[in-house]
Context: one part of a larger RNA
């Protein structure tokens, strides 16, 4: 290189935009760089092939022929692929109208529930379990009631629901900003797909400085349990868990399914537009139609479990990964990080 793969068997980068590269809508006209005929040069012999021939045959030899599938020149052809040049609108995008959203930043404000303070009642327990014990409590606690004060979290709505590229997003208002659907089809006129390097985003946990700390809590401490208990239960409890600003850049980052288009039975629920129907009256219908989230299924595909227009089906692009099991996602070496450790990444031996 050829071929097979990539839910779960090795195997889709967490996830996005993008540089090079690849690939890439209709029609006209041009050019001749692939491409296609055609010619000439060359492509040493010898081997290979075919056809006489000669050693009595063969192997060997010797003649003539083809053939060398290449390069180079020059002519010709424009269908395709490339290049220019013009014009389309259907890919894509803008523009105008309108809509649903826990999409993202700041800021503000709230009620509930803890916990502390003070202060009122009261006057022996209270917490806690499987039973208890440590714990708290005559310096008045549990309990109840007022008051202030303090952080984190937003109950019901709520859903099989929405919104985002993922990660993720939910108490009200407020301001400031992203994308998404419809529709009209005005405008640009192929400006398009992918995406190797880059580059931004990216749960927790952790990391640095600086603030905060209600509850909840590794580590620790202390009651148990138990042979023993560095746990599972109980009491307490510090980092943290929160805020800013700054790293880390990981994960069952899973739909363990990469993006993009294009075809290919329906069937029922749900969101969010548009049309049309109906004494146009909140509402209703709707085998109109576009988005979009689910579930069942025909083909089909699949080892099978499943999957089926949100494809695992049928086909195109582009990228990224796979190539037995440990050694090992280790060591070395490069680089990135304050660090912890992240990224790239083997090989001896061994089954």
């Nucleotide at each position: 290189c050829u071929g097979g793969g990539c839910u779960u068997a090795a195997a889709g980068c967490g996830u996005a935009c993008g540089u090079a590269g690849g690939c890439g809508g209709g029609u006209g006209c041009g050019c001749a760089g692939g491409c296609a005929u055609c010619u000439u040069g060359u492509g040493a012999a010898a081997u290979c092939c075919c056809u006489c021939g000669g050693c009595u045959c063969a192997a060997c030899c010797g003649a003539g022929g083809a053939a060398c599938u290449g390069c180079a020149g020059g002519g010709u052809g424009a269908a395709c692929c490339g290049c220019g040049u013009a014009u389309c609108u259907u890919g894509a995008g803008a523009c105008g109208a309108g809509u649903a959203g826990g999409g993202g930043c700041u800021g503000u404000c709230g009620g509930a529930a803890c916990g502390c303070u003070a202060g009122g009642u009261g006057g022996a327990g209270u917490g806690g379990u499987g039973a208890a014990a440590u714990g708290c409590g005559u310096u008045g606690a549990u309990a109840u009631c007022u008051a202030g004060c303090g952080g984190a979290a937003c109950g019901c709505c709520g859903a099989a629901g929405g919104a985002g590229a993922a990660a993720u997003c939910a108490g009200g208002c407020a301001g400031c900003u992203g994308g998404g659907c419809u529709u009209g089809u005005u405008c640009u006129g192929a400006c398009g797909c992918u995406g190797a390097g880059g580059u931004a985003c990216g749960a927790a946990a952790g990391c640095g400085u600086g603030g905060g700390g209600a509850g909840c809590g590794a580590a620790c401490g202390g009651g148990a349990u138990u042979a023993g208990a560095u746990a599972c239960c109980c009491c307490g409890g510090u980092a943290g868990u929160c805020c800013a600003c700054g790293c880390c850049g990981u994960a069952a980052a899973c739909g363990a399914u990469g993006u993009g288009c294009a075809c290919u039975a329906g069937g029922u629920c749900g969101a969010g537009g548009g049309g049309g129907c109906u004494c146009u009256g909140a509402c209703g219908c709707u085998g109109c139609u576009c988005u979009u989230g689910g579930c069942c299924g025909a083909a089909g595909c699949a080892a099978a479990a499943g999957u089926g227009u949100u494809a695992a089906g049928u086909g195109c692009a582009c990228c990224g990964c796979c190539u037995g099991g440990g050694g090992a996602g280790u060591a070395c070496g490069g680089u990135c990080g304050c660090a912890a450790g992240g990224c790239u990444a083997a090989a001896a031996c061994u089954c």
This is a predicted structure of a 351-nucleotide part of an RNA (small-subunit ribosomal RNA, central domain) from an uncultured prokaryote.
The prediction has a mean pLDDT of 88.
RNAcentral holds the full RNA, with entries from ENA.